About this RNA:
The prediction has a mean pLDDT of 83. A computed fold for a 71-nucleotide RNA from a Candidatus Daviesbacteria bacterium, annotated as transfer RNA. The sequence is in RNAcentral, with records from ENA.

[in-house]
RNA sequence: GGGCCUAUGGUUCAACGGUAGAACAUCCCGCUCGCAGCGGGAGGAUUCGGGUUCGAUUCCCGGUAGGUCCA
Numbered sequence: 001g002g003g004c005c006u007a008u009g010g011u012u013c014a015a016c017g018g019u020a021g022a023a024c025a026u027c028c029c030g031c032u033c034g035c036a037g038c039g040g041g042a043g044g045a046u047u048c049g050g051g052u053u054c055g056a057u058u059c060c061c062g063g064u065a066g067g068u069c070c071a
């Protein structure tokens, strides 16, 4: 220098172009004398800039970061 892959709550992962969800973690409530544990609830996210579209996490272009292969 070039090819390919990845980027979503604090973490690990989902999501036919049509309400962004799950588990763990955090907080609150209940069961308990208390802890652990269990049950119920709450807050919290789409890497960035454009384009297409009625509508983009998703499709297209470019950038950034990481991984991998070639040179």
Base pairs, nucleotide, nucleotide: 001070002069003068004067005066006065007064010024011023012022013021018054026042027041028040029039030038031037047063048062049061050060051059